The RNA shown here (small-subunit ribosomal RNA) has 1410 nucleotides and comes from an uncultured organism.
[in-house]
RNA sequence: AACGAACGCUGGCGGCGUGGCUAAGACAUGCAAGUCGCACGGAAAGGCUUUUUCCGAUCCUUCGGGUGAAGAAAAAGCACCCGAGUGGCGAAAGGGCGAGGAACACUUGGGUAACGUACCCCCGACACAGGGAUAGCCGUGGGAAACUGCGGAUAAUACCUGAUGACAUCCGAUAACUGCAGGGUUGUCGGAUCAAAGGAUGGCCUCUACUUGUAAGCUAUCGGUCGAGGAGCGGCCCAAGUCCUAUCAGCUUGUUGGUGAGGUAAUGGCUCACCAAGGCAACGACGGGUACCGGGACUGAGAGGUUGACCCGGCGCAUUGGGACUGAGACACUGCCCAGACUCCUACGGGAGGCUGCAGUAACGAAUAUUGGACAAUGGGCGCAAGCCUGAUCCAGCGACGCCGCGUGUAGGAUGAAGUCCUUCGGGAUGUAAACUACUGUCAGGGACCACCACGCAAUACGGGUUAAUACCUCGUAACGCUGAGGAAUCCCAGAGGAAGUCACGGCUAACUUCGUGCCAGCAGCCGCGGUAAGACGAAGGUGGCAAGCGUUGUUCGGAAUCACUGGGCUUAAAGAGCAUGUAGGCGGAUGAUCAAGCGUCUUGUGAAAGCCCUCGGCUCAACCGGGGAAUUGCUUGGCGAACUGGUCAUCUUGAGGCAGGUAGGGGCAAGUGGAACUCUUGGUGGAGCGGUGGAAUGCGUAGAUAUCAAGAGGAACGCCAGAGGCGAAGGCGACUUGCUGGGCCUGUCCUGACGCUGAGAUGCGAAAGCCAGGGGAGCGAACGGGAUUAGAUACCCCGGUAGUCCUGGCCCUAAACGAUGUCCACUAGAUCGGAGAUUCUCUGACGGAUUUCUGGUCGAAAUGAAAACGUUAAGUGGACCGCCUGGGGAGUACGGUCGCAAGGCUAAAACUCAAAGGAAUUGACGGGGGCUCACACAAGCGGUGGAGCAUGUUGCUUAAUUCGAUGCAACGCGAAGAACCUUAUCCUGGACUCGACAUGUCCGGAUGCCUCCCUGGAAACAGGGUUCGGCUGCCCUUCGGGGUGAAACUUGCACAGGUGCUGCAUGGCUGUCGUCAGCUCGUGUCGUGAGAUGUCGGGUUAAGUCCUUUAACGAGCGAAACCCUUACCGUUAGUUGCCAGCGGGUCAGGCCGGGGACUCUAACGGGACUGCCGGUGUUAAACCGGAGGAAGGUGGGGAUGACGUCAAGUCAUCAUGGCCUUUAUGCCCAGGGCCUCACACGUGCUACAAUGGUCGGGACAGAGCGACGCGAGACCGUGAGGUGGAGCCAAUCGCAAAAACCCGGCCCCAGUUCGGAUUGCAGGCUGGCAACUCGCCUGCAUGAAGGUGGAAUCGCUAGUAAUCGCGUAUCAGCUAUGACGCGGUGAAUGUGUUCCUGAGCCUUGUACA
Repeated sequence: AACGAACGCUGGCGGCGUGGCUAAGACAUGCAAGUCGCACGGAAAGGCUUUUUCCGAUCCUUCGGGUGAAGAAAAAGCACCCGAGUGGCGAAAGGGCGAGGAACACUUGGGUAACGUACCCCCGACACAGGGAUAGCCGUGGGAAACUGCGGAUAAUACCUGAUGACAUCCGAUAACUGCAGGGUUGUCGGAUCAAAGGAUGGCCUCUACUUGUAAGCUAUCGGUCGAGGAGCGGCCCAAGUCCUAUCAGCUUGUUGGUGAGGUAAUGGCUCACCAAGGCAACGACGGGUACCGGGACUGAGAGGUUGACCCGGCGCAUUGGGACUGAGACACUGCCCAGACUCCUACGGGAGGCUGCAGUAACGAAUAUUGGACAAUGGGCGCAAGCCUGAUCCAGCGACGCCGCGUGUAGGAUGAAGUCCUUCGGGAUGUAAACUACUGUCAGGGACCACCACGCAAUACGGGUUAAUACCUCGUAACGCUGAGGAAUCCCAGAGGAAGUCACGGCUAACUUCGUGCCAGCAGCCGCGGUAAGACGAAGGUGGCAAGCGUUGUUCGGAAUCACUGGGCUUAAAGAGCAUGUAGGCGGAUGAUCAAGCGUCUUGUGAAAGCCCUCGGCUCAACCGGGGAAUUGCUUGGCGAACUGGUCAUCUUGAGGCAGGUAGGGGCAAGUGGAACUCUUGGUGGAGCGGUGGAAUGCGUAGAUAUCAAGAGGAACGCCAGAGGCGAAGGCGACUUGCUGGGCCUGUCCUGACGCUGAGAUGCGAAAGCCAGGGGAGCGAACGGGAUUAGAUACCCCGGUAGUCCUGGCCCUAAACGAUGUCCACUAGAUCGGAGAUUCUCUGACGGAUUUCUGGUCGAAAUGAAAACGUUAAGUGGACCGCCUGGGGAGUACGGUCGCAAGGCUAAAACUCAAAGGAAUUGACGGGGGCUCACACAAGCGGUGGAGCAUGUUGCUUAAUUCGAUGCAACGCGAAGAACCUUAUCCUGGACUCGACAUGUCCGGAUGCCUCCCUGGAAACAGGGUUCGGCUGCCCUUCGGGGUGAAACUUGCACAGGUGCUGCAUGGCUGUCGUCAGCUCGUGUCGUGAGAUGUCGGGUUAAGUCCUUUAACGAGCGAAACCCUUACCGUUAGUUGCCAGCGGGUCAGGCCGGGGACUCUAACGGGACUGCCGGUGUUAAACCGGAGGAAGGUGGGGAUGACGUCAAGUCAUCAUGGCCUUUAUGCCCAGGGCCUCACACGUGCUACAAUGGUCGGGACAGAGCGACGCGAGACCGUGAGGUGGAGCCAAUCGCAAAAACCCGGCCCCAGUUCGGAUUGCAGGCUGGCAACUCGCCUGCAUGAAGGUGGAAUCGCUAGUAAUCGCGUAUCAGCUAUGACGCGGUGAAUGUGUUCCUGAGCCUUGUACA
């Protein structure tokens, strides 16, 4: 894009089309083929006329009656008309369907010298004389019916006989012409055979007969018979084309042909008899499956692909199968006979039927209409005609099933109503949309009017023909009159009135927000959405598309170059057969001549119509319809041309082959020979192990192994040479000799003369393993046994060991049979290294150079390629031929066939399933990959943890509650630098408050309100009440009485406050970690299709991407380093509260005093260190090593400083913040309790286990801090904690403050102790605590637990470090601090390495991971 569609939602009108695709399953009912009386005998029903009878309307009447319409009956006649019958024509058409059929069925083009043809047209001739029947009918039977028997009479355009008869047919004779041919055509003569309805109707009296007028007469029309021709229609034959399947490869006996006969309209094995043995097939026979075919239709740029509804042509079929009859035509849809199935009737004896005609029914199904009207038109049958029949046809009905057209209004109308939606709360959207105003008048509705669809028939008139005729008949023209099933133009009226939906809105793909939901419900064509902020689900608002439709499903084509003719591929993505020889086939070198099959051009006929296309026209337009044209790319007839292809003939040498001379070689086959090694046997020596492994064991060995010597036997394989080397088609081939044998290369250019290339089938060869038979068997060695390893170990390792490996013969026929690259030919830069030759240069030779042929490699231009790569040995550019591929799995499988002894090979699917499978390359990550390098990473050391008791944090348990968070490293003495109350939290129990403990705005009230004091209840919070005296209560005006206003505070209500409630996976900020590791990037350029690479790699060097060098890179940034602080040395400046050398004074003593700036020190500014110097190494480099000097040396020590990023790391409970939740509660206040529990478990610590110690006494030396809500001296009291008291100090001045380890001396004597201090009892102290029960710290006395150095495992540290010793501070009323952060004192050991463990960096490699 399309559809004979279906389904969902919706639905105003019209035109034109279209509508059982399924059950070629079954059918009730009605209709769909009749007609002709101008062929015939006739007369049942009806009609008309006449007569008679009955009845009696009306009228007249002298009332006696007359008249006699309509009606009824009977008879006769008529034949307009006609049931049934005889006869003729039709019924073989029209209409339906597509079951079957792969075929001369269809299509296209031919043939019939092998044929037929009723009706129609034209031409010629004819129609004479007779006959006998039979329906109907009458009579009489049988049967339920359908139907039928017998007897009698009768007609014809029914039937029959005879006559005539040819230009018909046949036979015989003969002549001419003609065809490619069997043969055909025509003429002449003779012979034979065959006709008819002179009927029907109308008219007439010229002729004839009787003669009134009729007829057997005449005439017209229609019909009859025999021939000839035409048109149209058919029969048969031929060529070409027409689906899938080879997992169908051979088929055939009337089969193929001949002779003769039969049969037919006609050829023919169409049929039959006889004879021969043929015929078809890889260009697909035979078989199986499927299917009506074509014009056309849909799609597509085309080529194609799919399809065959409606319309047209052909074929086939008519309940299933078979058969013939009639006829011009049938083997016959609504004819016959037989058989079958089914249905119906029945009196059970027997009969009837055929919707794949139009309607219609049930059934089937996703699904497909009215039991309509009319013959008015078109067409058909019959008829002289009128006419009759016609479910053909024309119309109408139903269905948005399709195409086309129209409408559902038009214009104005707000910085924009209401409603709804969104919102940053300002507003925005729906939206000129509506309302409203002014108009218009299509369609539907009502009314009027009836045009057109109508042609035809036809009284009558005129003209022509015929005729004796002005008759009849016929033809033409004019024309009164007659004919519409159905549709419906046009005009008028009224009035915006009756008329819009559906799908989508994540991308593809036009169109976006909110709410709900919470991996649920659901969506989905593909990718994929949904797990609490969903543009993807559902709803709403909005938007987009299309529109009386819109979506969905199904199917076809397109996109799909995704079967590739146009127009693809095969090294690695699917795909080159393992290799060769060669049949058919395909393709094929140079020159000349010829033919004209292909080819080109012109031409003949055909290619139906419709359709498509163009053009003109008709419906208001369009759809639709009509006229004309073009096209129909095809087939066919004839002519011309000869370049190319092809055929034929002739010639040629360059392709191919041969010949001659050389030449290399693990090419093949056979026979023979050889040495090394190995194993075995025998003998000698020898004497305890050997062997094997990562380490062992099994195994062998005192019955003598291994080792070693000698001799012998056996089988297999051939070291070095050996090579990127040689040979072969491939598989493959390796000692030496001989024989036989295949192929190649080089040189010569003597011969043949295209002999060539490829190659479906076919045939041969074809590693290893395997199979059969017979040998052989040293070593090795599947299976198997044993030993190890291991969680296991049907393995890897070890000890043995059978088949096999070897030979001969025969099979098997597969491999990563690989260059994953078919064979052949030609062309397209080179460089270099090998192998085999030849020519040439130098006087010769060696060597070498140059040229050239073949061959084996590497690197490379162009080109190619997705890239990797390939690149004269192509995967480049062309040609020839073959093989193969078409998403992954299923599966190289099943079934079938074939081969094989078997194993199995070859050929080779489908169901089902997935949304990928795959290639090449890139960046990372990873590796029980590699290289280089680093780090307390290991090693070397020192000290710990893990065991004990206690402290503290955590899990778990418990609990009314034990608030919350942190959870590998990187949570666990963490948030917490201080939980008795407070802190403290939706922690628990209980009691209160509701504009609130806190902020802002506004409203009401008006003078209230606050301070103070008191009472009641209560645990308090709070609630209720009182307040006597007293204090405060703004600003302005004021007549000092007061008035106005409302700030602060209070009160009432409203907005709101509040939340340590949730989400750290919505966030900001901050932080941890890798890691103070050396990395992470950018600009420009270059390379690559691209991802990306380069730079940043390589060589050195460094702590370092630090620096140097090389370099398609050149530069730059963030990091590293440096700058900053501190510490170590010196100088300058400055000396108070610090210092005191010298001078002086004074004290028991003391910088205590006067003084001093020298020193120490303090604290500010400078200096100093930079690989600067020397030597060596190194690339003339960077740098490294050593040395000098120096307080310090290669970053001097320490700190601060943390790149791009990673971990959805941590934190919503520091703070901030989106969304959600809560609002007499998840907010807020209070009391008490809890966060402190305790069978356990873990982390981090403290104290120890003791003699390098404990204890007692004595003695010495710091640094850094802190102090007014403070530090607190001396003195006194107390055993002590502490108390009393208060000098001094806002601090280099006073205080905390005693430093401790250490040193000296005494005791302890190795023990659960004079170690260790847990636990418990008693008695006390402290708190600027309201309060130490839960639950503080300290002191004294008493008590005196575990613990004797700690399993597996694990941590820290490289120097002023570890270890050890004490001191201070923050928080703080106090303290659970053994914690944290700082300070100094004493003060080691070990390593100078990188194998391993852990982590990290760079380069490289593999990857099926991202």